[in-house]
């Protein structure tokens, strides 16, 4: 240089083909249990869905640029 693939709470990962309340774990943080701590349990909170524009009544999702990561090929 050329092709393909990925990017979503602090980590993982569903939902994207085929727009239509972002879902679950794990973790923090609270209550119970306990002498106390784990374990168990219940329960909150935590997302500009990588970043811009477009379409559209509605975009994580289709359309286009960008960024950044792997891999192939030269």
């Nucleotide at each position: 240089g050329g092709g393909g693939g990925c990017g979503u709470g602090g980590c993982c990962u569903a939902a994207u083909c085929c727009g239509g309340u972002a879902u679950g774990g794990c973790g923090u943080c609270g209550g119970g249990c306990u002498c106390c701590a784990g374990a168990c349990u219940c329960g909150c909170a935590g997302g500009u869905u990588c970043c811009g524009a477009g379409u559209u009544c509605a975009a994580a999702u289709c359309u286009c640029g960008g960024c950044g990561c792997c891999c192939c090929c030269a």
This is a predicted structure of a 74-nucleotide RNA (transfer RNA) from a Candidatus Thorarchaeota archaeon.
Its mean pLDDT, the model's own confidence on a scale to 100, is 83.
Rfam family: tRNA. Its family is annotated with triplet codon-amino acid adaptor activity in the Gene Ontology. By type it is a transfer RNA.
The sequence is in RNAcentral, with records from ENA.